[in-house]
This is a predicted structure of a 129-nucleotide RNA (FMN riboswitch aptamer (RFN element)) from Mumia xiangluensis.
RNA sequence: UGCGUGCUCCGGGGUCGGUGCAAUUCCGAGCCGGCGGUGACAGUCCGCGAGCCACGAGCCUUCGGGUGACUGGUUGACCUGGUGGAACUCCAGGACCGACGGUGAAAGUCCGGAUGGGAGGAACGCGCA
Numbered sequence: 001u002g003c004g005u006g007c008u009c010c011g012g013g014g015u016c017g018g019u020g021c022a023a024u025u026c027c028g029a030g031c032c033g034g035c036g037g038u039g040a041c042a043g044u045c046c047g048c049g050a051g052c053c054a055c056g057a058g059c060c061u062u063c064g065g066g067u068g069a070c071u072g073g074u075u076g077a078c079c080u081g082g083u084g085g086a087a088c089u090c091c092a093g094g095a096c097c098g099a100c101g102g103u104g105a106a107a108g109u110c111c112g113g114a115u116g117g118g119a120g121g122a123a124c125g126c127g128c129a
Base pairs, nucleotide, nucleotide: 001129002128003127004126005125006124008122009121010120015029016028017027018026030109031108032098033097034048035047036046037045043096044095051074052073053072054071058067059066060065078094079093080092081091082090100112101111102110
């Protein structure tokens, strides 16, 4: 340094005002952006995770049912100019997107599933090279 393995830890952000009986949901102006990759840095390029749907091994069961891996489906959005060897990733300018349920009024931003899950990241130990 690399590979394998064990264990521990880390692992999502964002609001004010106005109108109104009532809105952080409408209007106005803001603010936010998981993870890995990518000749040069990404919410909008490629892929992953989470959410939703299907299938359903296994496990539990009071035999009613519960839980549910793997796998599959679904899953939003960017252009122009400049610099440069190289940039839809930087600079300048102008745009766009944002699951599901709930909520005297319609939600990326409030409440909730979530003290959850997770892509992944890190330290240390052991073994081999």
Lineage of the source: Bacteria > Actinomycetota > Actinomycetes > Propionibacteriales > Mumia.